[in-house]
RNA sequence: CCCCCCGUAGCUUAAUGGAUAAAGCCGCGGACUUCUAAGCCGCUGAUGGGGGUUCGAUUCCCUCCGGGGGGA
Numbered sequence: 001c002c003c004c005c006c007g008u009a010g011c012u013u014a015a016u017g018g019a020u021a022a023a024g025c026c027g028c029g030g031a032c033u034u035c036u037a038a039g040c041c042g043c044u045g046a047u048g049g050g051g052g053u054u055c056g057a058u059u060c061c062c063u064c065c066g067g068g069g070g071g072a
Stems, first nucleotide, its partner, number of pairs: 001071007010025004018055001027043004048064005
C1' cells in the first nucleotide's frame, strides 16, 4: 500500500427495512433468612462518528475511526 471480516449495555449474545432495540451475566434495590449464599421480584444501562437512500435504517450505500485476518 491492497483485499476481506467485525463494531449493539461494564461483559457475552439477539433483533427479514416497520411494536417501546430483546435476553443472560454483572451492578443496585426489595422481600425471604438468626446471618450469609442460592433461588424469587423489581430497577439501571447500548446500536463507533458523520453523511446519504427511504414514509421508515441496528439492518442498505459512501466516508472516517477502532479491532482482527490475509497478501505484497
Molecule: transfer RNA
Organism: Patescibacteria group bacterium